[in-house]
This is a predicted complex of two RNAs, RNase P RNA and transfer RNA, with 476 nucleotides together.
The prediction has a mean pLDDT of 79.
Rfam match: Bacterial RNase P class A. By type it is a ribozyme.

RNA sequence: UCAGACGGCCGGGCGGCCGCGAGGGCCGCAAGGCCUUCGAGGAAAGUCCGGGCUCCGCGGAGACAGGGCGCCGGGUAACGCCCGGCCAGGGCGACCUGAGGGAAAGCGCCACAGAGAACGGACCGCCCGCCUUCGCCUUCGGGCGUUGGCGCGGCAAGGGUGAAAAGGUGCGGUAAGAGCGCACCGCUGCGUUGGCGACAAUGCAGGCAUGGCAAGCCCCGCCCGGAGCAAGACCGAAUAGGGACGGCGCGCUGGCGACAGCAGGCGGGUCUUCGCGCCGAGCCGUCCGGGUUGGUUGCUUGAGGAGGCGUGCAAGCGUCUUCCCAGAUGAAUGGCCGUCCUUUCGCUUCUCUCCGGAGAAACGAAAGACAGAACCCGGCUUACAGGCCGUCUGACGCU
RNA sequence: GUCUCCGUAGCUCAGGCGGAUAGAGCACCAGAUUCCUAAUCUGGGGGCCACAGGUUCAAGUCCUGUCGGAGACGCCA
Repeated sequence: UCAGACGGCCGGGCGGCCGCGAGGGCCGCAAGGCCUUCGAGGAAAGUCCGGGCUCCGCGGAGACAGGGCGCCGGGUAACGCCCGGCCAGGGCGACCUGAGGGAAAGCGCCACAGAGAACGGACCGCCCGCCUUCGCCUUCGGGCGUUGGCGCGGCAAGGGUGAAAAGGUGCGGUAAGAGCGCACCGCUGCGUUGGCGACAAUGCAGGCAUGGCAAGCCCCGCCCGGAGCAAGACCGAAUAGGGACGGCGCGCUGGCGACAGCAGGCGGGUCUUCGCGCCGAGCCGUCCGGGUUGGUUGCUUGAGGAGGCGUGCAAGCGUCUUCCCAGAUGAAUGGCCGUCCUUUCGCUUCUCUCCGGAGAAACGAAAGACAGAACCCGGCUUACAGGCCGUCUGACGCU
Repeated sequence: GUCUCCGUAGCUCAGGCGGAUAGAGCACCAGAUUCCUAAUCUGGGGGCCACAGGUUCAAGUCCUGUCGGAGACGCCA
C1' cells in the first nucleotide's frame, strides 16, 4: 500500500424566529396570560422468547393432557439470552458456522434406478467340475489354448446402479476370493492418566456385530397453572335496571333468636391431596336487545443512568459517590432561515505527469438513512445514507 | 394495544401423512360444428406454490425469519 477478520461508538453541530406537550412558580373573579425546567430510539419496529405487575381465594405436593428446551461449566430475577470451553465442519490465516441428547426400547419411511435398500444380494464378471466346438503339440496316457451349454458349485475382488451397497488402505494368502491372517487407520467394550465436566491422550481385548432420517412418531432428562394495562380498581352519564337458553345449588344438626357447627362450593386445561382463608344461598356462562364512546387511578424511581475502587480470562458480581432523565390519549417532541460539516455531480483555476491521468482550491446544485414511545424491564430477530476508533490476519514493497 | 388465522394458474379452491411433468372448475387461445353467433365436442397455453434461509439424498408439504392480508376482543347493566 492492497485485500480481509473481529469488537465498540456516532448517526448531523451552532445561532435566530415561529409553534406543540407536561411539571413548577407568579398574576387574574374567570377565560387565560407570563416566566422557568424537561421532552423519543439503537432499533421506540416484529410481538419471537423470558420476567416484573394485576386478576382468576392463598401457599405446598403429585398425576394426566398440551407446549417448550437439549454437548460441558459458569452468569442471571429468568430465558430458547450472554460468557468461557469441548467436539464437528469451513478458511492459507485472523476467524466463522453448528435446533450439538438417544437410531444395539419400539413403530414408520428410504421414490426412481439397480441383482440387492436392511432377517443382506448375484446382472455382467472371476474360479472349479462335467459335456461340447475348433486349433496346436504328443512319449498316444493325454496336455495347452479356445467356442458354447449345464450345475438348489464356490466367490464377492472388479464393472455397473444409486444420495446411501454392509469397515478403509497395503501386504500375505487362495482354484478364485473374502477380516481368512497380519500392519496402520477407523469402530465397539473394559481399564489407566489428566480435566469440576464435555472430552483428550494411552493400554488391553474383540475381526467388525451396529446404514441414514428423531426440524417423522417416539424414548430419556429438565422447565412451564391461565389470562393479559382493552389486566385490575373507583367515579359519573344514559337506557327497556330487559329477554331467551344452559349449568351448579337451595341439605343437615343445635339454639326462642342473633348465630354456631357439619355437608357442599371457591384457578379463565382436567383431576387428586394437605394446610389456611372466604362463602354457606343464590351464583355463573352463552346469545339477543338497549345505553355510552366520559373522567380519575394503575403511570412511571427502575433487576435505572454516570463515575471511581475491588474481584473475575470473560459474561458479570460487590461496594462507594452522584443524578432524576417523556408520560401523550386521535395521541406532544416540529417547521423555516442563516452558517458550518460529509458525500456526489457540474464548471473554472492552479500544481505534478510515465501524456493515460492524479491531486488541491473557489463557485453553484442536490442529498444526509432506517424509522416515532403508549404499563415497565432483560434478550433475540429484522431495517439502517454515511462516518469514526481500536485489535488482529494474509500478500507485496522498503529498511 | 392484545390475540388468532391465512397466502398454490387471471378468479374460486384441492394437494399439507416429504418422492406427480403440481391438479380441478370457470376464464383465455386454436380447431370442428353453423349462413353467423351462443351452446356443445376436441386439443392447447398459462404457476420461481408470497419471499429468504435451513433440515433431508429429495421440500408445495417439515422448521426458522421477513413481507402482505383478514378476523376477533372496550365499558355499563